This is a predicted structure of a 477-nucleotide part of an RNA (small-subunit ribosomal RNA, 3' major domain) from an uncultured bacterium. The prediction has a mean pLDDT of 85.
Context: one part of a larger RNA
RNA sequence: UGACGGGGGCCCGCACAAGCGGUGGAGCAUGUGGUUUAAUUCGAAGCAACGCGAAGAACCUUACCAGGUCUUGACAUCCAGAGAAUCCUGUAGAGAUACGGGAGUGCCUUCGGGAACUCUGUGACAGGUGCUGCAUGGCUGUCGUCAGCUCGUGUCGUGAGAUGUUGGGUUAAGUCCCGCAACGAGCGCAACCCUUGUCCUAUGUUGCCAGCACAUAAUGGUGGGAACUCUAACGGGACUGCCACCGUAAGGUGAGAGGAAGGUGGGGAUGACGUCAAAUCAGCACGGCCCUUAUGUCCAGGGCUACACACGUGUUACAAUGGUUGGUACAAAGGGCAGCUACCUGGCGACAGGAUGCUAAUCUCAAAAACCAAUCUCAGUUCGGAUUGGAGUCUGCAACUCGACUCCAUGAAGCUGGAUUCGCUAGUAAUCGUAUAUCAGCAAUGAUACGGUGAAUACGUUCCCGGGCCUUGUACA
Repeated sequence: UGACGGGGGCCCGCACAAGCGGUGGAGCAUGUGGUUUAAUUCGAAGCAACGCGAAGAACCUUACCAGGUCUUGACAUCCAGAGAAUCCUGUAGAGAUACGGGAGUGCCUUCGGGAACUCUGUGACAGGUGCUGCAUGGCUGUCGUCAGCUCGUGUCGUGAGAUGUUGGGUUAAGUCCCGCAACGAGCGCAACCCUUGUCCUAUGUUGCCAGCACAUAAUGGUGGGAACUCUAACGGGACUGCCACCGUAAGGUGAGAGGAAGGUGGGGAUGACGUCAAAUCAGCACGGCCCUUAUGUCCAGGGCUACACACGUGUUACAAUGGUUGGUACAAAGGGCAGCUACCUGGCGACAGGAUGCUAAUCUCAAAAACCAAUCUCAGUUCGGAUUGGAGUCUGCAACUCGACUCCAUGAAGCUGGAUUCGCUAGUAAUCGUAUAUCAGCAAUGAUACGGUGAAUACGUUCCCGGGCCUUGUACA
């Protein structure tokens, strides 16, 4: 000087408290451990591994296993020789491949040859998801969006160092003010950026329809309109600016004014110096080591989906604030040509057959909770839907291992969950559906976005956890 203390002081955070909803009990989904296996590929390991890499394991992916192949190689460059390339096709084989048959002979040319491509040979080399994240780059997590981390000059100290950065206030903030042997500065904070909330101007098509006409069973459907909504832009607006009180000031308080919005308006992006030899050699790159007829390569099949069990994360429930049946409404943000599909017909249905519009503010995918009415009447039930049997649909060479969905039948556990533990302070929690990426299809209940309905509580900082500043002690560096 740091670090640490079941030392002290001050302060903050869904940290506790006050509340609401969960987890832990049940079924299932998913990840992990373990066990099993020929293989169950590999990585991730307290918080910060475990719906994580994986925004999609039937084949492929795929790295694993057993079996069958190849050895200048599946891929790159160079050299030599041959042939244009390419297309069709036979036999054997699980295929990779092996042995054939036929068509075709193009482009440039100085007629030597050349360009692209294919085959054969030779070696230089290729290749490796083999090892080392404790050799590394890059990128990431974490403390933590916590308020800190430093430097120059000066001064003090023999020196390590100190001062500044401490003190008194204040702030979300090392934010600002006052004081001070310090005076300044940098990286952080804040602001600048995006989005949302309000207004003005300008823009009127594919969007809009107030007023005026037309038409219809009905509809902005048509003429038209540019007001409104909205759209894509440019600006205004919020600054403790004004008022009152407190204060030297910074600033604080207000149930103050005005205002769409009030004290950082809400949300996002943005992550200082550093810590954990944190994670990643399997995204990629790269040093070293190792393999080189194999640790490389190709193929078909299996496995990654196993299952006495244990844990994490979710989902569906246990019902009447509900289930079932019928009817009536209201979103936002996205996607769409190997696509989204209106509408019609068939089918109980998944879907199929026709057919139309849309390269999309034009067409389309396309809401549910809610509301109204009826019914069920507290039961393991008209709750709950696992499991199993049968019959099908769709995708795809192919659904046995191992897809999703539909219909009929079946109807398990479960009556609110011990100790414990998690999230959340407002358009939040809770609850309801919608969309997208990946993607042929899908194990999505995941992830990422979007809107609909819409609460309760916060006295307070004694305690638990984490953090910041000052101070004190020290078996630590």